[in-house]
Context: one part of a larger RNA
């Protein structure tokens, strides 16, 4: 040295646990902002470094409601204090709210520097202390050029007017790839996708027929099943792909382009009053003992009892009846929300004359969109040209004509069925359980790395309670032996269990 046994060491596999995630469901809500956001810098504690809270009233001020015994986060300890004259703490509604940030008095290397007017502290300067002071559109008003009126500038004064943010959704609109795929590739596809960029909203968007049909009719939009992988289009390759009609979900319709008459009254928004439901804190809430083993009973045995409650959690091992829920039931000073009423506001509605959208419609020519790739291409929208009619007119029905039919373009509004979920509430899983599930179960978008734009971690577990090991004793300490706690201490904090690599040590063997 190697094999075996055995005991440790080390190291963290697996086991069993979740305080954190994941996909949904059901409701609810769907914005914030110059009354200064979002989001951040510095601060505030007896000690305070870090996360959380708050802003020089700073770990927190006030009412008002709920609650009832302890309290000063996380978080130990000391010290100092509140508290049944009701504190911590939970809900409403107020006050205060440095400085940066749209950031707005200038300015700037964000959280910093420096004005100007008014008022103010100080005996006065200096200083300080308070309000105001950006720009743009809108409205009034002044004032006023070239150039005489005028305009244009200029200036004041009002505005609960804008501005930025966000949930990487959802929705309109603008501009718009490419890898692919056509087994190459150019028209085509992917695709009007990705990406940029502007713009609203709780939803938008469309929307009350110059509409769709076919000789019968229907009667806005939107969303869905289905017509149909049909009719089609297509280097007729690859692909793309509808529409009439049918079943359903909602359902609603209006207003200007204009003037007389007439009549009667009050739409829309803002406000106050009542009352309701619900939500924003809570209350009430049945029913078990006794014995055994055991550190510990919820288990075991015997006898009970509730149940509109035997969903769930916790408690020293599995609890219907120990705790906290659970079915049920009750509750709001305040504020949200909702229906009525009621003040504001100015409108309705009937007749009559009548009116009925022009650089438009069409065409031409160049594009694009339509399931439709110029085609036999209607339809819509754009650019250039060109340019009508006027209801005794015009559109459309897939070139175009005729006949029928159908409907009125060049103004503009309009719930709901639809789509999504940053956020709130209540719930569920043949979803994950720590190399899994979010990047983050821990002081995680943190440490650290990068000029920087960005990137980006590792890291849960004593025990039922710290009961966290007084005290002796070797050591400088570390660490360890006793003593004790504890059911356990191979549960000692490098702490649940504690595989394998790998390292010792005792025996045997064997070379």
């Nucleotide at each position: 040295a190697g094999c075996a046994u055995a005991a440790g060491g080390c190291g963290g596999a697996u086991g069993c646990c979740u305080u954190g995630g994941u996909a949904c469901u059901g409701g609810g809500a769907g914005c914030c902002g110059a009354c200064g956001a979002a989001g951040g810098a510095c601060g505030c504690g007896a000690u305070a470094a870090g996360c959380a809270g708050c802003g020089a009233u700073a770990u927190g001020c006030u009412a008002c409601g709920g609650g009832g015994a302890g309290c000063a986060g996380c978080a130990a300890a000391u010290a100092u204090g509140c508290a049944u004259c009701g504190a911590u703490c939970c809900g409403u509604a107020g006050g205060a709210a440095u400085c940066c940030g749209a950031a707005u008095g200038g300015g700037g290397a964000a959280a910093c520097c420096c004005g100007c007017u008014u008022g103010g502290a100080c005996a006065a300067a200096c200083u300080c202390c308070a309000a105001g002071c950006a720009u743009c559109c809108u409205a009034u008003g002044g004032u006023g050029a070239a150039c005489a009126c005028a305009u244009a500038g200029c200036c004041a004064u009002a505005g609960c007017g804008a501005a930025g943010g966000g949930a990487u959704a959802c929705c309109g609109g603008g501009c718009g790839a490419a890898c692919u795929g056509a087994a190459a590739c150019a028209u085509c596809u992917a695709a009007g996708u990705a990406g940029c960029c502007c713009g609203a909203g709780g939803a938008a968007a469309a929307g009350a027929a110059a509409g769709a049909a076919a000789c019968a009719u229907c009667g806005a939009u939107u969303c869905u099943c289905u017509a149909a992988g049909u009719a089609g289009c297509g280097g007729c390759g690859a692909g793309c792909g509808a529409a009439c009609g049918g079943g359903g979900a909602a359902g609603a319709g209006c207003c200007c382009a204009a003037c007389u008459u007439c009549a009667c009254a009050a739409a829309a928004g803002a406000g106050a009053u009542a009352c309701a439901u619900u939500c924003u804190a809570a209350u009430c809430g049945a029913a078990u003992c006794a014995g055994c083993u055991g550190g510990g009973a919820a288990g075991c045995u015997g006898a009970g009892c509730c149940a509109a409650a035997g969903a769930g959690a916790g408690u020293g091992a599995g609890a219907g009846c120990c705790u906290u829920g659970u079915a049920g039931a009750u509750g709001a000073a305040a504020g949200a929300u909702g229906u009525a009423u009621u003040u504001u506001g100015g409108g309705u509605g009937a007749a009559g004359u009548g009116a009925a959208g022009a650089g438009u419609a069409u065409c031409a020519c160049g594009g694009a969109a339509c399931a439709c790739g110029a085609g036999a291409a209607a339809u819509u929208c754009c650019g250039u040209g060109u340019g009508a009619a006027g209801a005794c007119g015009g559109g459309a029905g897939g070139a175009c004509c005729a006949u029928c039919u159908c409907c009125c373009a060049a103004g503009g509004c309009u719930a709901a069925a639809u789509a999504c979920u940053a956020c709130c509430c209540a719930g569920u899983g043949a979803c994950c359980g720590a190399u899994a599930g979010u990047g983050a179960a821990c002081a995680a978008g943190u440490a650290c790395c990068g000029u920087g734009a960005g990137g980006g971690a590792a890291a849960g577990g004593u025990g039922a309670a710290a009961a966290g090991a007084a005290c002796c004793c070797c050591g400088a300490g570390a660490g360890g032996g006793g003593a004790g706690u504890g059911a356990a201490a191979u549960a000692g904090a490098a702490c649940c269990u504690g595989a394998a690599a790998c390292c010792u040590u005792a025996u045997g063997c064997u070379u």
Source information: RNAcentral holds the full RNA, with entries from ENA. Large-subunit ribosomal RNA, domain I from Microaceticoccus formicicus, 511 nucleotides, folded computationally. Rfam family: Bacterial large subunit ribosomal RNA. Taxonomically the source falls in Microaceticoccus (Bacteria, Bacillati, Tissierellales, Peptoniphilaceae). The coordinates come from a structure-prediction model, not an experiment, and the mean pLDDT is 85.